Predicted 3D model of a 115-nucleotide RNA (SAM riboswitch aptamer (S box leader)) from Neolewinella xylanilytica. Taxonomically the source falls in Neolewinella (Bacteria, Bacteroidota, Saprospiria, Saprospirales).

């Protein structure tokens, strides 16, 4: 890598090295950058997936516990800290008059699982 599930409209930046780009991919739009792009280190938050910890309800067990749920918590693996995952794109619905609203679908991130 490919699978399976769950998410994806919230939140969260200084520095230092670097020096022209980035915003996943194609395309068309938008933005962001020399008041320094991208990368990489440092320090700081964010959040709650996983792990650990309190509580509290079901439910199994003779019980030690175990299972599922809901709420704190966070110091431990991860991940993230412009703009909805920036926006559209095929295909359905409604408005309506080539656009606007909405849903679904691929895709792509993440994190967990299992191989």
């Nucleotide at each position: 890598a490919a699978u399976u599930u769950a998410u994806a409209a919230c939140g969260a930046a200084g520095g230092g090295u670097g020096g022209a780009g980035a915003g996943a991919u194609c395309a068309g739009g938008c933005u962001c950058u020399g008041u320094g792009a991208a990368a990489c280190c440092c320090u700081g938050g964010c959040a709650a997936c996983c792990a650990c910890u309190u509580u509290c309800c079901c439910g199994a067990u003779g019980g030690c516990u175990c299972g599922g749920g809901a709420a704190a918590a966070a110091a431990g693996g991860u991940g993230c800290c412009a703009a909805c995952g920036c926006c559209u794109g095929c295909c359905c619905c409604g408005c309506a008059g080539u656009g606007c609203g909405g849903g679904a679908g691929c895709c792509u991130a993440u994190a967990a699982a299992a191989c």
About this RNA
Rfam family: SAM riboswitch aptamer (S box leader). The family has 457 seed sequences and 9,625 matches in Rfam 15.1. Rfam links the family to the GO term regulation of gene expression.